[in-house]
Molecule: c-di-GMP-I-GGC riboswitch aptamer
Organism: uncultured bacterium
RNA sequence: AUCCGAAAAGGCAAACUCUCUGAAAGGGGAGGACGCAAAGCUACGGGCCUAAGGACAAAAGGGAGGAGUCUAAGGCAGCCGGGUCGCCGAAG
Numbered sequence: 001a002u003c004c005g006a007a008a009a010g011g012c013a014a015a016c017u018c019u020c021u022g023a024a025a026g027g028g029g030a031g032g033a034c035g036c037a038a039a040g041c042u043a044c045g046g047g048c049c050u051a052a053g054g055a056c057a058a059a060a061g062g063g064a065g066g067a068g069u070c071u072a073a074g075g076c077a078g079c080c081g082g083g084u085c086g087c088c089g090a091a092g
Stems, first nucleotide, its partner, number of pairs: 003092001004089002011036002016031006034078001040084003044081003047076003053071004
C1' cells in the first nucleotide's frame, strides 16, 4: 500500500408523515430508521423510470372531455459495473 471487515469512534438515512419544487419521473428541507464498509462524490457503460414538448395513429364534421404508440440532451448513484476521494486496523 492492497485485499479483507473483528473491535472501537463515529457517519449516512429506506418506507412513511409534513412542507417546498417539477408536466412527470424525481429532487430540496424537517421529523423518522429499513438498512448501508463507501447508502461519499461522479450519469462514463448497461439497465430502469417519466413524456412536458415533438412525431405518428384514431375520429363523417365542429366543440368539450378523454385516450393509444414512439421519442431524453429529463431522472434514478439505496440497480449493476466503471472512475475518484476517504475513518479504523483484529485474524488471515